A computed fold for a 98-nucleotide RNA from Xylanimicrobium pachnodae JCM 13526 = NBRC 107786, annotated as TPP riboswitch aptamer (THI element). Taxonomically the source falls in Xylanimonas pachnodae (Bacteria, Actinomycetota, Actinomycetes, Xylanimonas).
[in-house]
RNA sequence: ACACGUGACACGGGGUGCCCUGACCUCUCAGGGCUGAGAUCACACCCGUCGAACCUGAUCUAGUUAGCACUAGCGAAGGAAUGUUGCGCAUGAUGCGG
Repeated sequence: ACACGUGACACGGGGUGCCCUGACCUCUCAGGGCUGAGAUCACACCCGUCGAACCUGAUCUAGUUAGCACUAGCGAAGGAAUGUUGCGCAUGAUGCGG
């Protein structure tokens, strides 16, 4: 020093369901429950190629549940969004000169 790990800043990519009760002409809203990082767009959360954040497949398949991507499969599938810099590694590797 590369690489690696980790942080910061800027930029960017995402998802926002299901059920119960009430209000309600409609649009929708309020309270509560389930899972989760995030479920009424929070300046929140997660993710950025070492990419399962997220999308397609999918009105999918099996299980489970009050119901739902709730769990598993699908998945060695196809897509999917980056730069700078600090610190550690480093009383150092390596190289050059004396």